[in-house]
């Protein structure tokens, strides 16, 4: 500094954890993490192409990344709805992923 309501799994190995943290609510022996295989999405960054002087569109063979739920929901501050203190819900910021 961009992006984060879109996409896109399936065998084999492995055995109980897994979703970042808190709280929740999920996933998991019909088989968690991790490894590997091939296989897919996506276009950050590389190539190419086509537009054009503002950085678009378009390929996807190379680097990453990613393929349960919006970053699964959340904290905080402000605004709107509304029963006035509970819920929605729009913004912005934290905090975290990837580049």
């Nucleotide at each position: 500094c961009a992006u984060c309501c879109a996409g896109a799994g399936u065998g084999g190995g492995g055995g109980a954890g897994g979703g970042a943290a808190u709280g929740g609510c999920c996933c998991a022996a019909u088989g968690a993490a991790c490894c590997c295989a091939c296989a897919g999405c996506a276009a950050c960054c590389a190539u190419g192409g086509c537009a054009a002087c503002u950085c678009g569109c378009c390929a996807a063979c190379g680097g990453u990344g990613c393929u349960a739920a919006u970053u699964c929901c959340u904290g905080c501050a402000a605004g709107a709805c509304g029963u006035u203190c509970g819920u929605u819900u729009u913004u912005g910021u934290a905090a975290g992923a990837u580049g």
This is a predicted structure of a 99-nucleotide RNA (SAM riboswitch aptamer (S box leader)) from uncultured Acidaminococcus sp. The sequence is in RNAcentral, with records from MGnify. Its Rfam family is "SAM riboswitch aptamer (S box leader)". Rfam links the family to the GO term regulation of gene expression.